[in-house]
This is a predicted structure of a 1545-nucleotide RNA (small-subunit ribosomal RNA) from a Neisseriales bacterium. Model confidence (mean pLDDT): 83 of 100. It matches the Rfam family "Bacterial small subunit ribosomal RNA". Gene Ontology terms of the family: ribosome and structural constituent of ribosome. The sequence is in RNAcentral, with records from ENA and SILVA.

RNA sequence: AACUUCAAGAGUUUGAUCCUGGCUCAGAUUGAACGCUGGCGGCAUGCUUUACACAUGCAAGUCGAACGGCAGCACAGGUGGCAACACCGGGUGGCGAGUGGCGAACGGGUGAGUAAUACAUCGGAACGUACCGUGUAGCGGGGGAUAACGACGCGAAAGCGUAGCUAAUACCGCAUACGCUCUUUGUUAUGAAGAGGAAAGUGGGGACCUUCGGGCCUCACACUAUACGAGCGGCCGAUGGCUGAUUAGCUAGUUGGUGGGGUAAAGGCCUACCAAGGCUUCGAUCAGUAGCGGGUCUGAGAGGACGAUCCGCCACACUGGGACUGAGACACGGCCCAGACUCCUACGGGAGGCAGCAGUGAGGAAUUUUGGACAAUGGGGGCAACCCUGAUCCAGCCAUGCCGCGUGUCUGAAGAAGGCCUUCGGGUUGUAAAGGACUUUUGUUGGGGAACAAGCUUAUCUUGUCUAAUAAACAAGAUAGCAUGAGUGUACCCAAAGAAUAAGCACCGGCUAACUACGUGCCAGCAGCCGCGGUAAUACGUAGGGUGCGAGCGUUAAUCGGAAUUACUGGGCGUAAAGGGUGCGCAGGCGGUUCAUCAAGCUUGAUGUGAAAUCCCCGAGCUUAACUUGGGACGGGCAUUGAGGACUGGUGAACUCGAGUCUGUCAGAGGGGGUGGAAUGCCACAUGUAGCAGUGAAAUGCGUAGAGAUGUGGCGGAACACCGAUGGCGAAGGCAGCCCCUGGGAUAAGACUGACGCUCAGGCACGAAAGCGUGGGUAGCAAACAGGAUUAGAUACCCUGGUAGUCCAUGCCCUAAACGAUGUCAACUAGCUGUUGGGGGUUGAAAUCCUCAGUAGCGCAGCUAACGCGUGAAGUUGACCGCCUGGGGAGUACGGCCGCAAGGUUAAAACUCAAAGGAAUUGACGGGGACCCGCACAAGCGGUGGAUGAUGUGGAUUAAUUCGAUGCAACGCGAAAAACCUUACCUGGUCUUGACAUGCCAAGAAUCCUGCAGAGAUGCGGGAGUGCCCGAAAGGGAAUUUGGACACAGGUGCUGCAUGGCUGUCGUCAGCUCGUGUCGUGAGAUGUUGGGUUAAGUCCCGCAACGAGCGCAACCCUUACCAUUAGUUGCCACCAUUUAGUUGAGCACUUUAAUGGGACUGCCGGUGACAAGCCGGAGGAAGGCGGGGAUGACGUCAAGUCCUCAUGGCCCUUAUGACCAGGGCUUCACACGUCAUACAAUGGUCGGUACAGAGGGUCGCAAAGCCGCAAGGCGAAGCCAAUCCCAACAAAGCCGAUCGUAGUCCGGAUUGCACUCUGCAACUCGAGUGCAUGAAGUCGGAAUCGCUAGUAAUCGCAGAUCAGCAUGCUGCGGUGAAUACGUUCCCGGGUCUUGUACACACCGCCCGUCACACCAUGGGAGUGGGGGGUACCAGAAGUGGGUAGACUAACCUUCGGGGAGUCGCUUACAACGGUAUGCUUCAUGACUGGGGUGAAGUCGUAACAAGGUAGCCGUAGGGGAACCUGCGGCUGGAUCACCUCCUUU
Repeated sequence: AACUUCAAGAGUUUGAUCCUGGCUCAGAUUGAACGCUGGCGGCAUGCUUUACACAUGCAAGUCGAACGGCAGCACAGGUGGCAACACCGGGUGGCGAGUGGCGAACGGGUGAGUAAUACAUCGGAACGUACCGUGUAGCGGGGGAUAACGACGCGAAAGCGUAGCUAAUACCGCAUACGCUCUUUGUUAUGAAGAGGAAAGUGGGGACCUUCGGGCCUCACACUAUACGAGCGGCCGAUGGCUGAUUAGCUAGUUGGUGGGGUAAAGGCCUACCAAGGCUUCGAUCAGUAGCGGGUCUGAGAGGACGAUCCGCCACACUGGGACUGAGACACGGCCCAGACUCCUACGGGAGGCAGCAGUGAGGAAUUUUGGACAAUGGGGGCAACCCUGAUCCAGCCAUGCCGCGUGUCUGAAGAAGGCCUUCGGGUUGUAAAGGACUUUUGUUGGGGAACAAGCUUAUCUUGUCUAAUAAACAAGAUAGCAUGAGUGUACCCAAAGAAUAAGCACCGGCUAACUACGUGCCAGCAGCCGCGGUAAUACGUAGGGUGCGAGCGUUAAUCGGAAUUACUGGGCGUAAAGGGUGCGCAGGCGGUUCAUCAAGCUUGAUGUGAAAUCCCCGAGCUUAACUUGGGACGGGCAUUGAGGACUGGUGAACUCGAGUCUGUCAGAGGGGGUGGAAUGCCACAUGUAGCAGUGAAAUGCGUAGAGAUGUGGCGGAACACCGAUGGCGAAGGCAGCCCCUGGGAUAAGACUGACGCUCAGGCACGAAAGCGUGGGUAGCAAACAGGAUUAGAUACCCUGGUAGUCCAUGCCCUAAACGAUGUCAACUAGCUGUUGGGGGUUGAAAUCCUCAGUAGCGCAGCUAACGCGUGAAGUUGACCGCCUGGGGAGUACGGCCGCAAGGUUAAAACUCAAAGGAAUUGACGGGGACCCGCACAAGCGGUGGAUGAUGUGGAUUAAUUCGAUGCAACGCGAAAAACCUUACCUGGUCUUGACAUGCCAAGAAUCCUGCAGAGAUGCGGGAGUGCCCGAAAGGGAAUUUGGACACAGGUGCUGCAUGGCUGUCGUCAGCUCGUGUCGUGAGAUGUUGGGUUAAGUCCCGCAACGAGCGCAACCCUUACCAUUAGUUGCCACCAUUUAGUUGAGCACUUUAAUGGGACUGCCGGUGACAAGCCGGAGGAAGGCGGGGAUGACGUCAAGUCCUCAUGGCCCUUAUGACCAGGGCUUCACACGUCAUACAAUGGUCGGUACAGAGGGUCGCAAAGCCGCAAGGCGAAGCCAAUCCCAACAAAGCCGAUCGUAGUCCGGAUUGCACUCUGCAACUCGAGUGCAUGAAGUCGGAAUCGCUAGUAAUCGCAGAUCAGCAUGCUGCGGUGAAUACGUUCCCGGGUCUUGUACACACCGCCCGUCACACCAUGGGAGUGGGGGGUACCAGAAGUGGGUAGACUAACCUUCGGGGAGUCGCUUACAACGGUAUGCUUCAUGACUGGGGUGAAGUCGUAACAAGGUAGCCGUAGGGGAACCUGCGGCUGGAUCACCUCCUUU
């Protein structure tokens, strides 16, 4: 000192939020495996799978001091020989084989079996024990065999037989018996008597004796008997530790007893008889799985998972059975039998068992050497030396794990080169490298070099024991000496040279540390979850860079954790999963007050145990660490024993508050049995006539054979108006006319019993509707069914009928949204209001107050995820029961139980998904509601849709018919002008630094005129001509042209889904937001809602809001009135003048164009809340925004545009660029949009006649005049415009004339001929003119568009574009209406509210059948295998019993034999095997059932909104399917109305 040392979360359901809930991740770990990589050392580990099969070698022997002996080796000795050598030779060392002893039952392996004959912990009594220790007593004397051996024989072999010889510590008698066993007796002395049973020798030494064999004595070892001990083993009990009840009953030796047997020992262990017991819901039996523990991993802990290596126990040894031997086995390296397999064989027979160590094959993702040594530790044998020992100690292989070390250190900026990125400036790799200086661990080479070794033995000495002995032996100690190392020349040390020998792996979207480029283009691929990839991928692949770990790093598998996600610690059940449909009630659990006692629980002390190792603490040893090691601490628990006496419990005694009984009163659709009236229907009669009934509208149906309607009478069944009520009663289901019988409840005051109570698994009873059986009944209603409608269809909704059924009796069924989605009981915790029943106080009566029991509404604290609950709890607590653990599969399958059936109840798995879900929020939507607005409807006017033409689009066509725009919001749109050009398209011909830009070099100024070839682009020439600036000149510069080379140009190529800008649209709709504050856990809300009002979120009032911003309005332009200033090109009242405002004069008027004024609900009346405002009026040119325009909030539509422009990326580069000629964009069966002109008389034609505004004009507008029928031509005045021109008579209009309802004097298409103009050029392909021609069309189906006043309608004029081309577009003026009751409906929009399963937001979501593919699973005639049960057959080896057959050395003998034994036979038990039967489990099976999954299949549209018939639950019937219908129930139904209650005033 040994411990309080220790507790983290994240991603993913949603548009967002909170919650519930699953899935997934980050951590630690492993006997691991796989991928990539790999320097060294130490210490550990290493077939988890086939208890599958095994070649080869080894793993158990030893003792000659037990014995006979001597095959082989060596040596004495002997013989022969000169020698070499040969022969003899148990005499010696020793020793093969054999007899005998001990060992082989240990050590080593494995985990198949086993759920208890096992294990762990704690106890117990009826046992055994070789070797070992300590005692006691012995060890006398005999006998007969047998192996070896030799002989003979059989057999291929293994092996065996016959008759002989021989020894013992082998075997057998005899003697003895202190102990011991048995019997008898007996009493106290732990006696007596009787009976029974033992033994073996060997070695050393020796005074003495000897027949030399030895005897005798002694010591040691061995041996015999017995007692005790130690250690070991056998047996019994209690407690503890798996899963399943879809296993509920099991058991005949079973449970007990008696007698007997058996065992080392208790015991049904065995047997005979007797009794009928024993176990079990506290889980027996059965099935599945499994060796158990110390411990290991994880965890804060409690727990959870596991049981390799090490230690303890058990079980097993090819599979099954059996015994023998022995102290010990029913025996891993023994035996016998049976079976399977393998091997040998001469076919007659034999041999074998690696789950010992190595090793082989097989299996598998996967696990090592056929190594060394007994040196150490341990074991066996032996007196010992010693031998044996795959135990063990070492080594080898493997990054399998843990630990340690290294792969260098310092310096070094030109921030090198290279790589990568880049905004092209640079950044980064990066002090990194190179370079310089230094070090030497590891490795290499050389040298040195431990520890593990102690002994045993021998010699000498000391002490002790034994002894006759100082001998010998033994024990202890001392000294001396000789030795012994597998690992191994290892650990370690020294030296030398030299940066030399040594870095990878994974990851980089979030979780989760770390980012860029390129490639790819929903492909290839990634992925633990969420999810990435469809042309700009930090998510794929590669590279650069970075991050993490590092001789490893990742992946996979597995366990615990996180997961409070099984909740003991530590969860829940109104709506998320979850309260049983309700009650009664046994077992069980829990239980009021007081006293006494006991001590089971409980608390506490002591003792024993809880093996060692492990974990922890303090030390120690390896250089450190891992590792090893000493000591300590801890150890839930169990047992024994003592104490305590509060609490729980037991026992006894008492109490009254819980519970109950009695008495009075009261209310009630509580239950059962009878009975009554109204109404429907039917029947009869009467009156009476044509309809009735039914619906959205109809039809089917009924009715002239008299319906319906009305009156009277009768029959029959079912249900009970008003009262009637968030009223009452009942446990729930449920219960309603009235009367009788009857159960329960509440209350009041007393009396009595004395805890009699609460809850309740199993059990019992009740249990709506539907349904079933039997018998009745049947008025109405009404599944099924029939008919009629509706519809695309309509197996429905609607209608007409209608059967079961609904009703009664009786028997079943047993389920519901059986709901308050809220189990029962008890206690406590603010109030207020209503109502039902009872009691009390009070009052004249009421009102009112108190109290008990119910039943409703609101509400404080508290609770809740929120909604909400709130003394009738979902608050705070206690007792008991039931139930839940992601969604789907599925309340399904199989099995059991129940049922007549329908079916009910109990109740899974495979597989599949990353969600499913609750509450609330913001939107959006609704065939929801309220309010409001808009040419939205309505009221009107005129059109479109029909004709012809124009124009655009689609489609078709084409070499090309360039491209874009596509509901509103594309389609007379881009295009405010396609003959060429434009032009982007096609065909053909050409160019390649280019048609265009910048930079460099060279030359020339530029520029203009012109010839030839060609379709032209283009090519080849000729001529004229030199300028500007600086400079004295030379020369240079600017600008421009040509030539050259390279950077580059160029692209109407792609992507509007990469973009900017611009635009459309909702919509000129009134909205969209923010700051601070407040409310809410939060998303969010409030403000912005409400009451009024407005065109308006316009304004006023109120209000937990107060303010503010972008929008609205206003400011701007124009128009309507006036004034002032100004008066030409304008104007003309007055004065002159003229053909003419033509000129003078003038600036009053008109007008022009600049500045001002004017209109503000300012005034009056009414109304409104006294406000904001609204209505009416006055005045005024104008009146409530005076008319028109410009002005377009936050945002939506991936709206449109890359072909206006700009621009990222990609693509083309002698072409997708550029030039030229011709063609095309102009086609044409057809379809659509937008327009023009018409169809005529409100008109056409002809003649006459009147009045505008706004524009344009010098590459222009063009007058007058002349010509032409006309288009137009000639002509040229004037005008850069209030001056001249276009331009004219503007047209419609007005005044006349004519036409007379017709395909026309309407209409003008089409076509022919002849012309005009523009233009290089009118063929494809322009416009116009004249003459001639004279289509369709007679007012337009369904449908649809515009417009609310100077508007619609109608009439003409001008302009842009433009050489020319206008029915288009943009402007301008002339003439100039009708109607609006109103907001029910259609469309669009705004505000509030409500429902929602929608959020890509209803063009949403979503259900089921069918078809196809795949997957798992149920049934299935059966088929195949495994397991165990029962009955029977059979019966090996073996043991026990029997024995009449055969045989036999020891002992006895009267020698005949006996006793006893062996073999054989037989019998009991009994393995393998066989037959039969039913049970269980696995696999498989034609066919079949449903289920799940799957980018674009079919049919419908059931659900979500009132989802278009509210939905759902149970049940029954029906139907392609979702579903429909009947009956009963629920609200988890919208809307409207009514009622009741609460709050505020």